Predicted 3D model of a 693-nucleotide part of an RNA (large-subunit ribosomal RNA, domain II) from Spirosoma montaniterrae. The source organism's lineage runs through Bacteria, Pseudomonadati, Bacteroidota, Cytophagales and Spirosoma. The full RNA is in RNAcentral, with records from ENA and SILVA.

Context: one part of a larger RNA
RNA sequence: GCCUACGAGUUACCCUGGCUGGCGAGGUUAAGUACCUGAAGGUACGCAGCCGAAGCGAAAGCGAGUCUGAAUAGGGCGUUGUAGUCAGUGGGGGUAGACGCGAAACUUGGUGAUCUACCCGUGGUCAGGCUGAAGGGGUGGUAAAACACCGUGGAGGGCCGAACCGAUAAGCGUUGAAAAGCUUCCGGAUGAACUGCGGGUAGGGGUGAAAGGCCAAUCAAACUGAGAAAUAGCUCGUACUCUCCGAAAUGUUUUUAGGAACAGCGUUACGUGUUACCGUCUGUGAGGUAGAGCGACCAACAGGAUGCGGGGGAGUCACAUCCUACCAACUUCUGAUGAACUCCGAAUGCGCAGAGGGGUGCGUGGCAGUGAGGGGCAGGGUGCUAAGGUCCUGCUCCGAGAGGGGAACAACCCAGACCACCGGCUAAGGUCCCCAAGUGAAUGCUAAGUUGAACAAAGGCGGUCCGGCUGCUGAGACAGCCAGGAGGUUGGCUUGGAAGCAGCCAUUCCUUUAAAGAGUGCGUAACAGCUCACUGGUCGAGCGGGGCGGGCGUCGAUAAUAACCGGGCAUCAAGCAUUUCACCGAAGCCGUGGACUUGCAGUUAGACUGCAAUGUGGUAGGAGAGCAUUCUGACAUCAGCGAAGCUGGGGCGUGAGCCAUCUGGUGGAGAGGUCAGAAACGCAAAUGUAGGC
Numbered sequence: 001g002c003c004u005a006c007g008a009g010u011u012a013c014c015c016u017g018g019c020u021g022g023c024g025a026g027g028u029u030a031a032g033u034a035c036c037u038g039a040a041g042g043u044a045c046g047c048a049g050c051c052g053a054a055g056c057g058a059a060a061g062c063g064a065g066u067c068u069g070a071a072u073a074g075g076g077c078g079u080u081g082u083a084g085u086c087a088g089u090g091g092g093g094g095u096a097g098a099c100g101c102g103a104a105a106c107u108u109g110g111u112g113a114u115c116u117a118c119c120c121g122u123g124g125u126c127a128g129g130c131u132g133a134a135g136g137g138g139u140g141g142u143a144a145a146a147c148a149c150c151g152u153g154g155a156g157g158g159c160c161g162a163a164c165c166g167a168u169a170a171g172c173g174u175u176g177a178a179a180a181g182c183u184u185c186c187g188g189a190u191g192a193a194c195u196g197c198g199g200g201u202a203g204g205g206g207u208g209a210a211a212g213g214c215c216a217a218u219c220a221a222a223c224u225g226a227g228a229a230a231u232a233g234c235u236c237g238u239a240c241u242c243u244c245c246g247a248a249a250u251g252u253u254u255u256u257a258g259g260a261a262c263a264g265c266g267u268u269a270c271g272u273g274u275u276a277c278c279g280u281c282u283g284u285g286a287g288g289u290a291g292a293g294c295g296a297c298c299a300a301c302a303g304g305a306u307g308c309g310g311g312g313g314a315g316u317c318a319c320a321u322c323c324u325a326c327c328a329a330c331u332u333c334u335g336a337u338g339a340a341c342u343c344c345g346a347a348u349g350c351g352c353a354g355a356g357g358g359g360u361g362c363g364u365g366g367c368a369g370u371g372a373g374g375g376g377c378a379g380g381g382u383g384c385u386a387a388g389g390u391c392c393u394g395c396u397c398c399g400a401g402a403g404g405g406g407a408a409c410a411a412c413c414c415a416g417a418c419c420a421c422c423g424g425c426u427a428a429g430g431u432c433c434c435c436a437a438g439u440g441a442a443u444g445c446u447a448a449g450u451u452g453a454a455c456a457a458a459g460g461c462g463g464u465c466c467g468g469c470u471g472c473u474g475a476g477a478c479a480g481c482c483a484g485g486a487g488g489u490u491g492g493c494u495u496g497g498a499a500g501c502a503g504c505c506a507u508u509c510c511u512u513u514a515a516a517g518a519g520u521g522c523g524u525a526a527c528a529g530c531u532c533a534c535u536g537g538u539c540g541a542g543c544g545g546g547g548c549g550g551g552c553g554u555c556g557a558u559a560a561u562a563a564c565c566g567g568g569c570a571u572c573a574a575g576c577a578u579u580u581c582a583c584c585g586a587a588g589c590c591g592u593g594g595a596c597u598u599g600c601a602g603u604u605a606g607a608c609u610g611c612a613a614u615g616u617g618g619u620a621g622g623a624g625a626g627c628a629u630u631c632u633g634a635c636a637u638c639a640g641c642g643a644a645g646c647u648g649g650g651g652c653g654u655g656a657g658c659c660a661u662c663u664g665g666u667g668g669a670g671a672g673g674u675c676a677g678a679a680a681c682g683c684a685a686a687u688g689u690a691g692g693c
Stems, first nucleotide, its partner, number of pairs: 001693006011096006018089006026051003032045005055062002065077004099237002102234001106227006117201009126191001128160003131156001135152001137150004164188003169184004203219001205215003240626006250263005264370002266367007276360001277358002280355006291344001292342002298338002301335005309327002311324004373398010403414003418594004423590003429584003432568003438581001440580006451570002459555003463552005469546002471543002480538005486511003491505003517532001521530002595616002597613006627682001629679007637671002645666005650659003
């Protein structure tokens, strides 16, 4: 992991509302007794008790009233439209373990020191080698000592190193040979040493050279019986089918935030009832948002004018007075801002009334679930006009929604799946191949594989196409070629020099000219030289003139495995733009057949027939109808001429399932049908339990 078996809303009592039945202003018996019986049991008696028929008050109490109160007032709760009660059954709640499994823990009574910690008693063990303390002896030495040397001696938590005790490093082992080992190296090895046997200390207790260590492979409180099915607002699991409807992730409060209570939203029964409800249109209202505006307030900004007042200075001080390229109020001109500004002011939305359409709405009772939401678009707050961020409002989708498209992809686009069909039309999106349908048509653009995906900016581009505007042009333009490009003059200044061309100055002037700057660039030390502007000739038609706007493109362009058009690939396209005709394309729509639900109608007791539906997606959840299993009762049955079970074939039902309307094999003794009743009544999941493989 699979298979098989087992495995979770039960039972008792009480309350509550539904359905069915009995009796009914009443209803009902309990224990018990008697009788009956084939089981669960039944019948009779039993008037004790309970509920109801009257309430109000704290109560005494009064009573269709009563309480409050001084009140014959007012007000509160009642009366006056009486219905209850006892059973059965199924929904929900309470008390009980209360749907099942699951703690860590707590309390109490015991069992443990054969492991291990420490202690007590009594025993045992430590190869061999080394060092050589004190003391005492001798010799020397001293006045005597001290002291020195030699030998003796054998001390030491002394030294090296086996047994023994340990465990430093590495490797191996890691479903091991082993729930702590093996190999090599390593520490102690006469000591605070190691060890045998006997004994002691016990669970908030022991013991501890102290690590929260150890106390029987268990220790920040051992193990074990019991309380005990502790508690678990938590996690997981919770078993057959079909039909109808179908949520929520919000508000308030919460020792509350992953839980709850009430409200909101779902479902169901009854009532109300054509209107209270919802779109649309018409009419009529309130309003201060978007926008706009601000010589209409408030607040605030930029520049100019004017210059109250102030600063500074002058006036020998003070005063008067004067000056000021300083600051600057009010006013004014120009421009302009504001969620907490408004002289203004929409669209939507909201209230009321009406019309017409839909078929809701509301009330009471039963039962819920939800109270972690999320994405998109729009209006905002917050944040960085960051976030797959966060908090509101409106709509929408996912949630609880399948199908087609988007390469893949909950919420983006299209579109809401009752079933069947080897029928048709379309949507989004597509039509070269993968891949259904155009290598369709027309006109342009793009040369970058741009593009065909997401991904790009500021800024740059004599890439290319288009449209306006403007300049020049048969008095010959633009480009090329031939020729000229001069004189005063080397302008003045400066300077070593400055001659068109280092720099400065400027009525950069005048002359000859077809034209030629006191000079556009190169060049020289300075000149020279080359060249340009400008002019003539040649050529012969537009310009290789300028500017603006637009289309497509280009650079800008950098990310970590190997490439990102989905791929192949595609260049008058299979790219981009505009136009156009076909076709493909979904569970959408249509067609044909069928099922169910609801409504209406007809028939009427067959839940039958017909018609209609802008009916039949669905999680939590509510409601309805069924299938299957075991047992019991009644009735009628089957079976050695072969029951159940297992198995092959065939058939029926929307399904659970069924075939007592079938059939073959195996098996070898019981079994099912109809109508009722009762349940230890349905498994895929719980790291479920047991067994098997």